[in-house]
RNA sequence: GUCUGCGUGGUGUAAUGGCAACACUCCAUCUUCCCAAGCUGGUAAUGCGGGUUCGAUUCCCGUCGCAGACU
Numbered sequence: 001g002u003c004u005g006c007g008u009g010g011u012g013u014a015a016u017g018g019c020a021a022c023a024c025u026c027c028a029u030c031u032u033c034c035c036a037a038g039c040u041g042g043u044a045a046u047g048c049g050g051g052u053u054c055g056a057u058u059c060c061c062g063u064c065g066c067a068g069a070c071u
Base pairs, nucleotide, nucleotide: 001070002069003068004067005066006065007064010024011023012022013021018054026042027041028040030038047063048062049061050060051059
């Protein structure tokens, strides 16, 4: 330099056009003499900018970052 793939809460993963889900973490409550464990509830996310569509995490373009292949 060319090509391919990936980017979603603090972390690890789902969601193939129709209310963004689960686990761990964090916060609060309950339980306990205290802690841990456990119960219940809650906070928090689609890398960025555009396009298509009634509707985009999803499809298209650009851009940024990461990984890989070739040279």

Description: A computed fold for a 71-nucleotide RNA from a Eubacteriaceae bacterium, annotated as transfer RNA. The organism belongs to Eubacteriaceae, within Bacteria. The coordinates come from a structure-prediction model, not an experiment, and the mean pLDDT is 81. Its Rfam family is "tRNA". Rfam links the family to the GO term triplet codon-amino acid adaptor activity. Rfam describes the family as follows. Transfer RNA (tRNA) molecules are approximately 80 nucleotides in length. It was read from a public genome assembly.